[in-house]
RNA sequence: CAUUAUAAAUAGCAAACUCUAUGAAAAUGGAGGACGCAAAGCUGCGAGUCUAAAGCUGUUUAAGCCAUGAUAGUCGGGUUGCUGAU
Numbered sequence: 001c002a003u004u005a006u007a008a009a010u011a012g013c014a015a016a017c018u019c020u021a022u023g024a025a026a027a028u029g030g031a032g033g034a035c036g037c038a039a040a041g042c043u044g045c046g047a048g049u050c051u052a053a054a055g056c057u058g059u060u061u062a063a064g065c066c067a068u069g070a071u072a073g074u075c076g077g078g079u080u081g082c083u084g085a086u
Stems, first nucleotide, its partner, number of pairs: 002086004012037002017032006035073001041079003045076003048071003055065003
């Protein structure tokens, strides 16, 4: 430096749920809490999925379409990194 992740060791992150805040919502932030994770570090480039405020169509107390929103713990890509082995 490259590939790889079986047992370890040092560390790390934090699902569901609860409280709280933001948001139209999806969801996200903070605190608690651990299901799990060899990148469950970072990054919206490609796809998938979720939501539909505004907008458009349409209706009568309907509904449909739609991302410019979200998701990195959906997958892939890019990029940085600990330890061991080859």
Overview: RNAcentral holds the sequence, with entries from ENA. c-di-GMP-I riboswitch aptamer from Clostridiaceae bacterium BL-3, 86 nucleotides, folded computationally. The organism belongs to Clostridiaceae, within Bacteria. Model confidence (mean pLDDT): 86 of 100.